RNA sequence: ACCUUCGUGGAUCAGCCGGUAGAGCAUGUCCUUGGUAAGGACAAGGUCGCAGGUUCAAUUCCCGCCGAAGGCU
Numbered sequence: 001a002c003c004u005u006c007g008u009g010g011a012u013c014a015g016c017c018g019g020u021a022g023a024g025c026a027u028g029u030c031c032u033u034g035g036u037a038a039g040g041a042c043a044a045g046g047u048c049g050c051a052g053g054u055u056c057a058a059u060u061c062c063c064g065c066c067g068a069a070g071g072c073u
Stems, first nucleotide, its partner, number of pairs: 002071006010025001012023002019056001027043005049065002052062002
């Protein structure tokens, strides 16, 4: 230099033949208990890596850049 995959709540991941983002874990509050663990209910937390393009509409499609892992020389 070239090729492939990936980047989404705190961390791990899903969603990606476009229609406006979710799961369990963790966190907080409450219920339950004599108290704890376990269990249950609710809540908070995301400019979907960055910037541009296409579109009525982009996490999703296209281009560029940055970063991570792997391959090849």
Molecule: transfer RNA
Organism: Methanoculleus marisnigri JR1